A computed fold for a 688-nucleotide part of an RNA from Prevotella sp., annotated as large-subunit ribosomal RNA, domain II. Rfam family: Bacterial large subunit ribosomal RNA. The source organism's lineage runs through Bacteria, Pseudomonadati, Bacteroidota, Prevotellaceae and Prevotella.

Context: one part of a larger RNA
């Protein structure tokens, strides 16, 4: 891992709702007793008791009324008849209460043959090294002290075996081993090692202290019991079909992954258009917008300017000036969620009219689930007008939705799947090939493979199409070419120099001219030189400035040469228009099924016709299968169950026939009762 078997809403009591049955203003017995009988859950008795038939008040009490109250008021609770017993089902309560699962808590016991410490009594430590005190001898001293040499043999001394330990690395890691092996390493006369015996016990021991150790178990051992502890948590929870079908919200919560009430679902009953949509009418309101010489607040520039500050002057006054501020008035401009003189569209309330009637709505009641939501559009808060962010409102979708499009892709676009058809038409989206359908038609644009084919900025550029504006132009424009581009003058100043061209100044002037700046650049130390403006000639037709717009261009950056889904494409790209076609579980056509029950046909039924039939949590309905029981009826050694195969039937769970196998039991119909259906629980056991 697979196969087989087993494996989870049960049982008792209590109240409650629905259905079925008995009796009914009543209903019903319990224990117990008696009887028939093979026997019983059978028959008879038993009315104790319980529920109902009257309520109300704290109560005394009164009573179809009672209480409150001064009350014939008002108000509160009642009266105007349905219960009760049994059975079945739904959910609830109490019990282990659908199953499995703790970490733990408590009690009583069992453990120190492991290990910790202690006690008693034993045992063990090759060899080598060092050489303390003391002593002796010699020297030395007044005597000591002191020095030297021997002797001596101390030490939690040294080196190193046994023995003990465990530093580093390697190996081992389903091991040879649930802690080992190899080499290196540490202690090795000591707080040493070790044998045997004994003691200390679970909130206790023991601990040179690591929360270590206390039998491979230790921040509280193990065994049994309380015990099916508890688990707002996780996992699992078994046949089929049919109808409906949510929520991820509000409030509260020692509450936030739980729960209660409401909301939203479903079943039943009642009401009977109340719902919803449209039109008209009428209301409440302060949003969007707008405005602010209408408030509050904020606010840019200017004109005039009271006043303040500063400077000058002055003994002081008066007065003059202003690179500062500024009341106020005026002109121009403009802002605000917590501003408003104003003010929509929608939405919301109410009334009337119409439409709608197998759709809805309301009420009562049984049963729920949900209370982690998510994405998108629009209106906002927060954030960075960041986020696949977060918090609200509103609509859609996913959730619980399959199909087509989007290469692929929960929520984007199209569209809501009862079943069948080698039928038709369309939607979104497409029609060169992969690929179903146009190499279709008309008019433009692009030359970048831009693009189709993710999104892209500031800024840059005689790319190119197009719309406009102003100016020049046959009295000749624009570009090119030829020629001129002068004089006072080297303007004045400055400067070492400054001559058009370092810099400063300005009535940048004047003259001659077709025209020519006291000079547009280059250049020189300064001149010179080249050039421009400007003018003429030549040429012969448009030229230039600015503003807007379409498509392109640079800006342009990520890891395979590595991608538009690919091939490829100058359209098969982009923009505008046209006609065809393809394209879905959509629509239509034909056939079939189920569900529903307002109206009609003639009362019901049936049928036709009509509508409906995606679906998670969840509610409701109808069935299939298994085992056993009752009474009824059948089959079987001329072969039951079982197993295998084939064929057939049913909408499904399932069922039947035949053949083989097998060798003794098994069906059918009607009821009843359940140890009543497995793919999952790191399920349990067995097998492979």
């Nucleotide at each position: 891992a697979c196969c087989u078997a087993c494996g989870a809403g049960u049982u008792g009591c209590c109240g409650u709702c629905u259905c079925c049955g008995g009796c009914a203003a009543g209903g019903u017995u319990a224990a117990c007793c008696g009887g028939c009988a093979u026997a019983a859950u059978c028959c008879g008795g038993g009315g104790a008791g319980c529920c109902g038939c009257a309520g109300u008040g704290c109560a005394a009490g009164c009573g179809a009324g009672c209480c409150u109250g001064a009350a014939g008021a008002g108000g509160g609770c009642g009266c105007a008849g349905a219960g009760u017993c049994g059975g079945a089902g739904g959910a609830g309560g109490c019990a282990g209460a659908c199953g499995c699962g703790a970490a733990a808590c408590c009690a009583a016991g069992u453990g120190a043959u492991c290990u910790a410490c202690a006690c008693u009594u034993g045992u063990c430590c090759a060899g080598g090294a060092u050489g303390a005190a003391g002593u002796c001898c010699c020297g030395g001293u007044a005597a000591c002290a002191c020095g030297g040499g021997a002797u001596g043999g101390a030490g939690g001394u040294c080196c190193g075996g046994a023995c003990g330990a465990a530093u580093a690395a390697g190996c081992g890691u389903u091991g040879a081993a649930a802690a080992g092996c190899u080499u290196c390493u540490c202690g090795a006369u000591g707080a040493g090692a070790u044998g045997a015996g004994u003691g200390u016990a679970g909130g206790a021991g023991u601990g040179a202290a690591a929360g270590g150790c206390c039998a491979a178990u230790c921040a509280a051992a193990c065994u049994u019991g309380g015990a099916g502890a508890u688990a707002g948590c996780u996992c699992g929870u078994a046949c089929u079909c049919c109808c409906c079908g949510a929520a991820a919200g509000g409030c509260a919560u020692u509450u936030a992954g739980g729960u209660g009430c409401c909301g939203c679902g479903u079943g039943u009953a009642a009401c009977g258009a109340u719902c919803c949509c449209c039109g008209c009418a009428u209301g409440a309101g302060g949003u969007a917008g707008a405005g602010c010489g209408a408030c509050c607040g904020a606010u840019a520039g200017g004109a005039c300017a009271a006043g303040a500050g500063g400077g000058c002057u002055u003994c002081a006054c008066c007065g003059c000036c202003u690179g500062u501020c500024g009341c106020g008035u005026c002109c121009u401009g403009a802002c605000g969620a917590a501003c408003u003189c104003c003010g929509a569209a929608u939405g919301c309330g109410u009334g009337c009219g119409g439409g709608c009637c197998g759709c809805a709505g309301u009420u009562a009641u049984g049963c729920a689930g949900u209370a982690a939501g998510g994405g998108g559009g629009c209106g906002g808060g927060u954030g960075c007008u960041a986020a696949g962010g977060u918090c609200c409102g509103u609509c859609c979708c996913c959730g619980a939705g399959a199909g087509g499009a989007g290469a692929a892709g929960a929520a984007u676009c199209c569209g809501g799947a009862c079943c069948g058809u080698c039928g038709u038409c369309u939607a979104a989206g497409g029609u060169c090939c992969c690929g179903g359908a146009a190499u279709u038609c008309c008019g433009g644009c692009u030359a970048a493979g831009u693009u189709a084919g993710u999104c892209u900025a500031a800024c840059g550029a005689a790319g190119u199409g197009u719309g406009g504006u102003c100016c020049c132009u046959a009295u000749g424009a624009c570009a090119g070419c030829u020629a001129g581009g002068a004089u006072g003058u080297u303007g004045g100043c400055u400067u070492g120099g400054a001559a058009g061209c370092a810099g400063c100044c300005a009535u940048u002037c004047a003259u001659u001219c077709a025209a020519a700046g006291a000079g547009u650049g280059c250049g020189u130390a300064a001149c010179a030189g080249c050039u421009c403006a400007c003018u003429a000639g030549u040429c012969g037709a448009g030229g230039g400035u600015c503003c807007g717009u379409g498509c392109a261009u640079g800006g342009a950056u990520a890891a395979u040469a590595a991608u538009c889904g690919g091939g490829u494409a100058u359209a098969a790209g982009c923009c505008g228009g046209a006609u065809a076609c393809c394209g879905a579980a959509g629509a239509c056509a034909c056939g079939g099924g189920a569900u529903a029950g307002a109206a009609u046909u003639a009362a019901a039924g049936a049928a036709a016709g009509u509508a409906u039939c995606g679906g998670u949590a969840g509610g409701g309905g109808a069935g299939c299968a298994u085992u056993c029981c009752a009474g009824a009826u059948g089959c079987g050694u001329u072969g039951a169950a079982u197993a295998c195969g084939u064929u057939c039937c049913g909408g499904a769970a399932g069922g039947a026939a035949c053949g083989u196998u097998g060798g003794a039991g098994c069906g059918u119909g009607u009821g009843g009762a359940a140890a009543a259906g497995c793919a999952a629980a790191u399920g349990u056991a067995g097998g492979u």